[in-house]
Annotation
This is a predicted structure of a 73-nucleotide RNA (transfer RNA) from Meredithia crenata. The sequence is in RNAcentral, with records from ENA. Its mean pLDDT, the model's own confidence on a scale to 100, is 82. It matches the Rfam family "tRNA". Rfam classes the family as a transfer RNA.
RNA sequence: GUCUAGGUAGCUCAAUGGUUAGAGCAUAGGGUUGAAAACUCUGGAGUCAUAGGUUCGAGUCCUAUUCUGGACA
Numbered sequence: 001g002u003c004u005a006g007g008u009a010g011c012u013c014a015a016u017g018g019u020u021a022g023a024g025c026a027u028a029g030g031g032u033u034g035a036a037a038a039c040u041c042u043g044g045a046g047u048c049a050u051a052g053g054u055u056c057g058a059g060u061c062c063u064a065u066u067c068u069g070g071a072c073a
Stems, first nucleotide, its partner, number of pairs: 001072007010025004018056001027043005049065005
C1' cells in the first nucleotide's frame, strides 16, 4: 500500500430501518449474618468511534476520516 473483520455502559457482548438501545460480569444502596462470604431485591452508569448523506424514521443502509485485529505484498 491492497483486501477483510470490527469500534455500542467500567469490562465482555447483543440488538430485523420503527415503543424508552438491552444482557452477563463489575459497581452503589437495602435485605439476610454476631461480622463476612454466598444468596436475594432495587438502582446508577450510553455523544451507539467522528463527520456527512439516504429515509417519514438510522446503532442498523451509503460515503469519507480515524483507531484496533487479521491476510497479502